[in-house]
């Protein structure tokens, strides 16, 4: 480095971390947001919009408003 087997598990759910929980996948995988227009048309280009969660809670970061 390659291959096989077993065991333990590991990975993922559109922007960070942790806990709980749900779902999916087994590395050939799960996953990689929505939408408009145009074009050499199923792909690409140019725009618009929401969100640090799959869900809940906490922390951090960002945005708006008010008070001290």
């Nucleotide at each position: 480095u390659c291959g096989a087997a077993a065991a333990a598990c590991g990975g993922c759910g559109a922007u960070g971390g942790a806990g709980u929980u749900c779902g999916c996948c087994g590395a050939u995988a799960a996953c990689c947001g929505c939408u408009g227009u145009c074009g050499u048309u199923c792909c690409g280009a140019c725009g618009g919009c929401u969100g640090a969660u799959g869900a809940c809670u906490c922390c951090u970061g960002c945005c708006c408003g008010a008070u001290a």